Description: The prediction has a mean pLDDT of 77. This is a predicted structure of a 149-nucleotide RNA (glmS glucosamine-6-phosphate activated ribozyme aptamer).

RNA sequence: CGGGCGCCGUCAGCGCCAGACCGCAGAGGCGGUUGACGAGGAAGCGGACGAUCGAAGAUUCGGCGGAUGUCCGCACGGCACACUCCUGUCGGAGAAAGGCUACAAAGCCCCCGGGCGACCGGAGGACAAAAGGUCUUUUGCGGAGAAUG
Numbered sequence: 001c002g003g004g005c006g007c008c009g010u011c012a013g014c015g016c017c018a019g020a021c022c023g024c025a026g027a028g029g030c031g032g033u034u035g036a037c038g039a040g041g042a043a044g045c046g047g048a049c050g051a052u053c054g055a056a057g058a059u060u061c062g063g064c065g066g067a068u069g070u071c072c073g074c075a076c077g078g079c080a081c082a083c084u085c086c087u088g089u090c091g092g093a094g095a096a097a098g099g100c101u102a103c104a105a106a107g108c109c110c111c112c113g114g115g116c117g118a119c120c121g122g123a124g125g126a127c128a129a130a131a132g133g134u135c136u137u138u139u140g141c142g143g144a145g146a147a148u149g
Base pairs, nucleotide, nucleotide: 001063004061006033007032008031009030010029011028013024014023015022037054038053039052044074045073046072047071048070049069076091077090078089079088080087081149082148083145084144085143086142094139095138096137097136098135099134100133101132108125109124111122112121113120114119
């Protein structure tokens, strides 16, 4: 996002001896409705995968598209004292582990509003994890060249 499924309305249909009312619902036409809740996440190019975190427990089903994600390669700019190359690493900066800690929306409750209806919108109330912040521990801070500070 909506051509599947579901649901609603209407037309047609069926039942009520006919019409209306009312009721029904499998298939049909038309129109509508639901169809992922936030947190976090971007320097460039290409490739692969088809994307981190929790909340909720419902169609958050099934499908499609996109995507700031991960890995690899290349190039750019840094960091590892200062120059060059290699190596490692980052896209605010080596790697790993642990402790403490901050932050949400929906579902839910309640109130208001819209719609014939499915359903939709708004106000108030509560609660995460990861990244992050902070502290601690372990480990690394290398190789070659040239010249010193």

Source information:
Its Rfam family is "glmS glucosamine-6-phosphate activated ribozyme aptamer". From the family's description: This entry contains a glucosamine-6-phosphate activated ribozyme that is found in the mRNA for GlmS. GlmS is an enzyme that uses fructose-6-phosphate and glutamine to generate glucosamine-6-phosphate. It is annotated as a riboswitch.